[in-house]
RNA sequence: GAGCGGGAGAGAUCCGGUCCGCAGUGGCGGAUCGGGCGCCGAAGGAGCAACCGCCCCGGAAACUCUCAGGCCCAGGGACCGCUC
Numbered sequence: 001g002a003g004c005g006g007g008a009g010a011g012a013u014c015c016g017g018u019c020c021g022c023a024g025u026g027g028c029g030g031a032u033c034g035g036g037c038g039c040c041g042a043a044g045g046a047g048c049a050a051c052c053g054c055c056c057c058g059g060a061a062a063c064u065c066u067c068a069g070g071c072c073c074a075g076g077g078a079c080c081g082c083u084c
Base pairs, nucleotide, nucleotide: 001084002083003082004081005080006079011037013036014035015034016033017032018031019030020029021028022027038071039070040069044067045065046064047063051059052058053057
């Protein structure tokens, strides 16, 4: 690195537009787009630095920050186990 299996956290929140369906009177549900506030960290990224090494120079986290990403499901997913 590849294959298989496991794999968490956080609003299915508020406002507005569009489409579809149900109702029949301006609601309900789904999808999607834009904006706002709140939140999560285990893709990535960045920071400090425990720690480590071929040691004065390097490598560096599961810690920290959330730019990105994510907050129904799905997908993704650090990491763990087995096999090559």
Glycine riboswitch aptamer from a marine sediment metagenome, 84 nucleotides, folded computationally. Its mean pLDDT, the model's own confidence on a scale to 100, is 78.